[in-house]
């Protein structure tokens, strides 16, 4: 150098056009002498970043960033 994936709460993922969800954690309760496990409710993401398609974008397009594989001189 040139080609593919991926980038979504603090982690680990899920969401193939209609203003984004699960698991853990976190918090607060209830339960225990006090913890721990279990229960029940809860806080928390301008979906890397920009533009563009559209009546609407995590989605679908170029651009670019990081990260990782592959090929190549």
């Nucleotide at each position: 150098g040139c080609u593919c994936g991926u980038a979504u709460g603090g982690c680990g993922c899920a969401g193939u056009g209609g203003u984004a969800g699960c698991g853990c954690a976190g918090c607060a309760g209830a339960u225990u002498g006090c913890a721990a496990a279990u229960c029940u409710g809860u806080u928390g993401g301008u979906c890397c970043u920009u533009a563009g398609u559209u009546c609407g974008a995590u989605c679908c397009u170029g651009a670019g960033u990081g990260c990782g594989a592959g090929c190549u001189u």
Predicted 3D model of a 73-nucleotide RNA (transfer RNA) from Saccharomyces cerevisiae YJM451. Its Rfam family is "tRNA". It is annotated as a transfer RNA. Gene Ontology term of the family: triplet codon-amino acid adaptor activity. RNAcentral holds the sequence, with entries from ENA. Model confidence (mean pLDDT): 82 of 100. Taxonomically the source falls in Saccharomyces cerevisiae (Eukaryota, Saccharomycotina, Saccharomycetales, Saccharomyces).